[in-house]
């Protein structure tokens, strides 16, 4: 890169370089020179992954849930995934519901 499956309406700063984007994409609306993006320090946040116990199911293992983390590994730290976009519903709302599309993680290739 590609596939699988999980999860996403909570959380969570400052400084420094840098200088004009950016919030994936198209379509809105938003954030920015009271400095975008990108890099660097420090701190955070807690989704997985790692450590470990305990139920629960099980001959065992595997799987589920709950806590719990030795130092960790990714990840993040404006607006629900900022909203819609495809369907379906709908008493037609900023309405509900699923899909699809990206993101993050684990596994295989």
């Nucleotide at each position: 890169u590609a596939c699988u499956u999980a999860u996403a309406a909570a959380g969570a700063a400052a400084g420094g370089u840098g200088g004009a984007g950016g919030g994936a994409u198209a379509g809105g609306c938003c954030c920015u020179a009271c400095g975008a993006a990108a890099c660097c320090u420090u701190g955070g946040c807690a989704a997985c992954c790692u450590u470990u116990c305990a139920a629960u199911c099980u001959c065992a293992a595997a799987a589920u849930u709950g806590a719990u983390u030795u130092c960790g590994g990714u990840g993040c730290c404006a607006a629900u995934u900022c909203c819609u976009u495809u369907c379906c519903u709908g008493a037609c709302a900023u309405g509900g519901g699923a899909a699809a599309u990206g993101a993050u993680a684990a596994g295989u290739a």